[in-house]
RNA sequence: CUCAUCCAGAAGGGUGGAGGGAGUAGGCCCGAUGAAACCCUGGCAACCGGCUUGAAAACCACGUUUUGAAGCAAGGUGCUAACUCCUACCUCGCACAGGUUGCGGGGGAAGAUGAG
Repeated sequence: CUCAUCCAGAAGGGUGGAGGGAGUAGGCCCGAUGAAACCCUGGCAACCGGCUUGAAAACCACGUUUUGAAGCAAGGUGCUAACUCCUACCUCGCACAGGUUGCGGGGGAAGAUGAG
C1' cells in the first nucleotide's frame, strides 16, 4: 500500500502499585473490592494453515487442480468491560423548544486484527 472483517463471543491467579478506555477535544465509564505493564493457566473465535463431508467447474482420462458451502479445533496470529464505549466530517428522515438541538439511518475519515 491492497483486500476482508469490526452491534456475536470469551476470566482466574501471581508480581506490581495509580492509572486506564489508540491519538486530540468533549462526554460517559473502569480502577485501593487493586489501573497500566509483565508472567502463568484457562477460554473465545475461525483470519492463515490443517483435517472431514457434500456441491460446481477445468483438463481425454486415472486423477489432479480451482471455486464455493457445512463442520472440527491438536498448529501460526489475534482477542478475552461497555458496538472500534459514544460523538466529531458529509448526507437523509423524524420531532419541536427551531438549535453548534434531540433521536434514528447511510457514507467517509481515523483506528484495530488478519492475509498478501
Predicted 3D model of a 116-nucleotide RNA (SAM riboswitch aptamer (S box leader)) from a marine eukaryotic metagenome. Of the family's consensus pairs, 97% are formed in the model.